[in-house]
RNA sequence: GCGUGACAAAGCCAACCCCUCCGCGAGAAGGGGGCGGAAAGCGGCGGGUCUUCCGUUCGAAGAUGGCCGAGCUACCACG
Numbered sequence: 001g002c003g004u005g006a007c008a009a010a011g012c013c014a015a016c017c018c019c020u021c022c023g024c025g026a027g028a029a030g031g032g033g034g035c036g037g038a039a040a041g042c043g044g045c046g047g048g049u050c051u052u053c054c055g056u057u058c059g060a061a062g063a064u065g066g067c068c069g070a071g072c073u074a075c076c077a078c079g
Base pairs, nucleotide, nucleotide: 002079003078004077005076012037013036017032018031019030020029022027035066041072042071045069046068047067048064049063050062051061052060054059
């Protein structure tokens, strides 16, 4: 450097739900909790899905990285 994630160890993240709080909304943040994750780390680039106090036949503005693809970076073990 490449491949794999079967065994092991250390640590990491946190779906649904509950509380607080922000947002018109999709949803976001903090706490509890622990479905799960080997990129469930990062960034909305392409597609998908969803939302709108807008606009109109489609566009605009957003949400989702735990929907998929591609990109960048990375721990441990084994080969």
Source information
The RNA shown here (c-di-GMP-I riboswitch aptamer) has 79 nucleotides and comes from Geobacter sp. Rfam family: c-di-GMP-I riboswitch aptamer. From the family's description: GEMM was predicted in a large-scale screen for bacterial structured RNA regulatory elements.